RNA sequence: AGAACAUCAAGAGAGGUGGAGGGAACAGGGCCCUGCGAAACCCGGCAACCGGCUUAUUUUAAGUUAUGGUGCUAAUUCCCCCGGAGAGUAAAAUUUCCGGAAGAUGUUAA
Numbered sequence: 001a002g003a004a005c006a007u008c009a010a011g012a013g014a015g016g017u018g019g020a021g022g023g024a025a026c027a028g029g030g031c032c033c034u035g036c037g038a039a040a041c042c043c044g045g046c047a048a049c050c051g052g053c054u055u056a057u058u059u060u061a062a063g064u065u066a067u068g069g070u071g072c073u074a075a076u077u078c079c080c081c082c083g084g085a086g087a088g089u090a091a092a093a094u095u096u097c098c099g100g101a102a103g104a105u106g107u108u109a110a
Stems, first nucleotide, its partner, number of pairs: 003108006013043001015042003021033003028080003044073003049069002051065006077102001081100007
C1' cells in the first nucleotide's frame, strides 16, 4: 500500500505551551473556523472498536468497565461525485429519501 467485515445525524475544556493558519490525498468551487488566538504538542474530556470482568440459552448474545491497546474531541465524513424514486418550477433553481463511489476509524487474515 492492498483485502474482508463493522461503524460514521450522538458525545467530548471559557486549561497550558504555541504562534498563523485550519476545515482527513492532490487541485478547484462553496460555505465556514481563526489574534475574543489556527496547526501542532501537553493536560483534561468523550466514546465501548479491540481487551478485561459478569451473566446466560456459551463457536454466540446481553450487561459492565475508560487503570490496558487504538480512536475521537466546530459544522452529517461541513457541502460539491454517480444511479434511482419523490417534492417543486412553464422550464430551471431549490429540496427530501434510498443505494453506490470515495474517505475516516477499528478489527481480522496473509